This is a predicted structure of a 112-nucleotide RNA (SAM riboswitch aptamer (S box leader)) from a soil metagenome. Its mean pLDDT, the model's own confidence on a scale to 100, is 79. The RNAcentral record of the sequence draws on MGnify.
[in-house]
RNA sequence: CUCAUCGAGAGCGGUGGAGGGAUGGGCCCUGCGAAGCCGCGGCAACCGGCGAGGCGAAGCAGAAGCCUCGUGCCAGGUGCCAACUCCCGCGGAGGAGACUCCGAGAGAUGAG
Repeated sequence: CUCAUCGAGAGCGGUGGAGGGAUGGGCCCUGCGAAGCCGCGGCAACCGGCGAGGCGAAGCAGAAGCCUCGUGCCAGGUGCCAACUCCCGCGGAGGAGACUCCGAGAGAUGAG
């Protein structure tokens, strides 16, 4: 940089001591112990493995390869385990308004 996904899911202990939720605002979490680190546990299905189906397939059979499988199975590589990505920020639609909805941007994760 490109592509896909982001309304679901899953936490205890030790250490550590005041921060954390990306950023600005809001609103939250936190001495009934934040971040970080360690251990164990769990979630999930992006990659991977296995399985099934299809394409390959122009008479039959068939390899490589490719595709699919709302939640097929596993959990090896990552990732994740408060709140929709906590909400808003920009544009648009509706509404008297509060607000609601759609899209973009940004961010996160994976693969290339």